Model confidence (mean pLDDT): 88 of 100. Predicted 3D model of a 476-nucleotide part of an RNA (small-subunit ribosomal RNA, 5' domain) from an uncultured bacterium.

[in-house]
Context: one part of a larger RNA
C1' cells in the first nucleotide's frame, strides 16, 4: 500500500444503479405462512336447479402421486469426508426407444349407520358399501430358479371416444449406493496402538462387494515415511494479498457432505433411518375435568438473550422453476420483487462565466504591509440531481404485470435544495499567533509539555481525501 460480511466516533450526510446483511447464543422461541394435488381411480354427505333420470358445486373419507426435491445450518467430522484419477460386485419412481400382453374371478373394509368411553387428545364394538385399495386361478414375447426332466413370476381401468392409464422385459438418460490410488491442519512435554483385532472356510445379510454379522480355524494387522492419543477444523470451486514463488481465508454464488431439541431406533417407500413423519428415552414449554395429554424457527418474517454488530411480523405468483392434474387450474416465505441500513463498489450532483479599486470582517505585521481572495458580492448564463405537472413501457410469441404510474420521454419554476471529515516536529504533503506551564494534554514509532511550544488547547492560515472522513480489529 491493498483487503473486509466489519464495528465505532463526527454539531458529517444530497441522489442513483449493483451487490451485501446474525461472523456471537447448533440459546429459547409468542403469531402467521413455508407441501400440496387429482372427481379423466372410488363411494357416500350436503347445497342449487329440476317432476325424475340427471348436471353442477363443496366437504370429509379410501385409492394416487408427491412429501427424500426445493429452502436452512456449520454442531459434529482429520474421515474415501472432501478434490482429482481409477474400478467392479449393484439399483434406479418419473422421462426416453424397442419388443409383447392387459384375461376369468373372489373376499375384505373406511365413509356412512347405531351403540358406547374420554375434560381433551383421540378411541372401542355392531352393521352396510365401492375402486386404478387387497387375494387367487389362467397365460408368458420375456425375465428368474435349475440336478437341464423341469419349476416360479404380471396386469387397472377412466372418460367428453380422442386420449390418460395398467403389467412383463431390453437398452438408454437423469440418479445414488459401494471399493481403490494419490492430496489434505498443529502438538512426540502423545510411542507404543489393535481381540472381530488381521486373515481363511462356511454361513447369514444387502440392491450389491466385504469381518458388514455370526461359526470355526490360524495368529495376525498398524506404527518414527509418526501409528495410537489429544487439540483444531465442514472439504472444494474459489476469495484476498503478493512481481511471483509463496502466506491467510473458505461470508456472499456454485459442488459435495454432514445436521434438524438431545440420544436411539426402525417402518413406508424407487428413494429416508426422513427439518414442517412415526415410535422410544430425556431436559425444557405448555394445555389438564389430575385420569392424561400436546410442541420442536439451524424454513420467511417475528420476539426475548448474548453481542462492538448485521433488516420488513411487507407485495405477488407476472416471470422463472418445482408439485399434483388430460387439461382448466390449485399449491409454491422456491423464487420475482418491495422496504430498512453510506455496510461496499460504481456513477453524478451540490453550479458555470465575468467581476479589483483587490470591499467589509478576521488573521499577521518590521505598522510600511501582507494574506484569506475571483474568492464574495455584483453582472451575464445553465437546470444535472430533487421538486411539480403530462405522456408512460420492455419484462408477455395469443391471454395474463406483483414491481408500477416504476423507469424511461416531454414541459415548468428557480442557483434555487444538496460538505464535510482528518492531518500541518521527523518519517509525511501542509505555519504563524495566542493559551497553557511536565499542568492539562498528546502519541504509531522516534518522541512532544518545566514561559517565547510549527507536536498540548483555540485561532487565522495550509495540507490531504469527499458523501465521506478518521480509528479500531484481522490477514497479506
Nucleotide at each position: 500500500g491493498a483487503a473486509c460480511g466489519a464495528a465505532c466516533g463526527c454539531u458529517u450526510g444530497g441522489c442513483g444503479g449493483c451487490a451485501g446483511g446474525c461472523c456471537u447464543a447448533a440459546c429459547a422461541c409468542a403469531u402467521g405462512c413455508a407441501a400440496g394435488u387429482c372427481g379423466a381411480a372410488c363411494g357416500c354427505g350436503c347445497g342449487u336447479a329440476g317432476c325424475a333420470a340427471u348436471a353442477c358445486g363443496c366437504g370429509a373419507g379410501u385409492g394416487g402421486c408427491g412429501c427424500a426435491c426445493g429452502g436452512g445450518u456449520g454442531a459434529g467430522u482429520a474421515a474415501c469426508a472432501c478434490g482429482u484419477g481409477g474400478g467392479a460386485a449393484u439399483c434406479a419412481a418419473c422421462c426416453c426407444a424397442g419388443a409383447g400382453g392387459u384375461u376369468c374371478g373372489g373376499a375384505a373394509u373406511a365413509a356412512c349407520c347405531g351403540c358406547g368411553g374420554g375434560a381433551a387428545a383421540c378411541u372401542g364394538c355392531g352393521g352396510c358399501u365401492a375402486a386404478u385399495a387387497c387375494c387367487g386361478g389362467a397365460u408368458a414375447u420375456c425375465c428368474c430358479c435349475u440336478a437341464c426332466g423341469g419349476g416360479g413370476g404380471a396386469a387397472a381401468g377412466a372418460u367428453u371416444u380422442a386420449u390418460c392409464g395398467c403389467c412383463u422385459u431390453u437398452g438408454g438418460a437423469c440418479g445414488a449406493g459401494c471399493c481403490c490410488g494419490c492430496g489434505u491442519c498443529c502438538g512426540a512435554u502423545u510411542a507404543g496402538c489393535u481381540a472381530g483385532u488381521u486373515g481363511g472356510u462356511g454361513a447369514g445379510g444387502u440392491a450389491a462387494u466385504g469381518g458388514c454379522u455370526c461359526a470355526c480355524c490360524a495368529a495376525g494387522g498398524c506404527u518414527a515415511c509418526g501409528a495410537u492419543c489429544g487439540g483444531u477444523a465442514g472439504c472444494u470451486g474459489g476469495u484476498c494479498u503478493g512481481a511471483g514463488a509463496g502466506g491467510a481465508c473458505g461470508a456472499c454464488c456454485a459442488g459435495c457432505c454432514a445436521c434438524a431439541c438431545u440420544g436411539g431406533a426402525a417402518c413406508u417407500g424407487a428413494g429416508a433411518c426422513a427439518c414442517g413423519g412415526u415410535c422410544c428415552a430425556g431436559a425444557c414449554u405448555c394445555c389438564u375435568a389430575c385420569g392424561g395429554g400436546a410442541g420442536g424457527c439451524a424454513g420467511c418474517a417475528g420476539u426475548g438473550g448474548g453481542g462492538a454488530a448485521u433488516a420488513u411480523u411487507g407485495g405477488g405468483c407476472a416471470a422463472u422453476g418445482g408439485a399434483g392434474g388430460c387439461a382448466a387450474c390449485u399449491c409454491u416465505g422456491a423464487c420475482c420483487c418491495a422496504g430498512c441500513c453510506a455496510u461496499g463498489c460504481c456513477g453524478c450532483g451540490u453550479g458555470g462565466g465575468u467581476g479589483a479599486c483587490g470591499a467589509a470582517g478576521g488573521u499577521c505585521u518590521u505598522c510600511g504591509g501582507a494574506u484569506u481572495g475571483u474568492a464574495a458580492a455584483g453582472c451575464c448564463c445553465u437546470u444535472u440531481c430533487g421538486g411539480c405537472g403530462g405522456g408512460g413501457a420492455c419484462g408477455a410469441u395469443g391471454a395474463u404485470g406483483a414491481c408500477g404510474g416504476u423507469a424511461c420521454c416531454c414541459g415548468c419554476a428557480g442557483a434555487a435544495g444538496a460538505a464535510g471529515c482528518c492531518c500541518c516536529g521527523g518519517c509525511u504533503a501542509a505555519c504563524u499567533u495566542c493559551g497553557u506551564g511536565c499542568c492539562a494534554g498528546c502519541a504509531g514509532c522516534c518522541g512532544c509539555g518545566g514561559u517565547a511550544a510549527u507536536a498540548c488547547g483555540a485561532a487565522g492560515g495550509g495540507g490531504g481525501c469527499u458523501a465521506g472522513c478518521g480509528u479500531u480489529g484481522u490477514u497479506c